[in-house]
RNA sequence: GGGCCUGUAGUCUAGUGGAUAGGAUGCGAGGCUUCGGACCUCGCGACCUGGGUUCGAAUCCCAGCGGGCCCG
Numbered sequence: 001g002g003g004c005c006u007g008u009a010g011u012c013u014a015g016u017g018g019a020u021a022g023g024a025u026g027c028g029a030g031g032c033u034u035c036g037g038a039c040c041u042c043g044c045g046a047c048c049u050g051g052g053u054u055c056g057a058a059u060c061c062c063a064g065c066g067g068g069c070c071c072g
Base pairs, nucleotide, nucleotide: 001071002070003069004068005067006066007065010025011024012023013022018055026044027043028042029041030040031039048064049063050062051061052060
């Protein structure tokens, strides 16, 4: 330099064009408990960036950025 794959909470992950973006874990508060753990309830927190297509984009397309693999 070229090709392919990939990017969603602190971490892991679901989401095949229309849902309040779901779950696990984590963190905070409360309950329970002698205390803690476990368990229960409530809360906090995410679509890499920019543009395009579309009535509508996390999802499709392009470019950039980051990561992985391969080739030279």
A computed fold for a 72-nucleotide RNA from a Candidatus Woesearchaeota archaeon, annotated as transfer RNA. RNAcentral holds the sequence, with entries from ENA. Its mean pLDDT, the model's own confidence on a scale to 100, is 81. It matches the Rfam family "tRNA".